RNA sequence: GAGCCUAUAACUCAAUGGUAGAGUGUACGCUUGAUAAGCGUGAAGUUAGUAGUUCAAGUCUACUUAGGCUCA
Numbered sequence: 001g002a003g004c005c006u007a008u009a010a011c012u013c014a015a016u017g018g019u020a021g022a023g024u025g026u027a028c029g030c031u032u033g034a035u036a037a038g039c040g041u042g043a044a045g046u047u048a049g050u051a052g053u054u055c056a057a058g059u060c061u062a063c064u065u066a067g068g069c070u071c072a
Stems, first nucleotide, its partner, number of pairs: 001071007010024004018055001026042005048064005
């Protein structure tokens, strides 16, 4: 220098262009003499960034950033 892949909650990951979810964790409550386990309820997201396409973008397109792989 060229090509490809990845980026979503604190962590690991989902999500056919049509209301962003799960597990773990965390907060509170129930249960217990007390803990653990179990059960219930909640909080936590500018979907890496900017622009474009579209009635509508996490998803499609371009560029940028960060990480990884391959080639030279």
The RNA shown here (transfer RNA) has 72 nucleotides and comes from Gaertneriomyces sp. JEL0708. The same sequence occurs in records of 2 taxa. The sequence is in RNAcentral, with records from ENA. It matches the Rfam family "tRNA". About the family: Transfer RNA (tRNA) molecules are approximately 80 nucleotides in length. The family's RNA type in Rfam is transfer RNA. NCBI's taxonomy places the organism under Eukaryota, Chytridiomycotina, Chytridiomycetes, Spizellomycetales, Gaertneriomyces.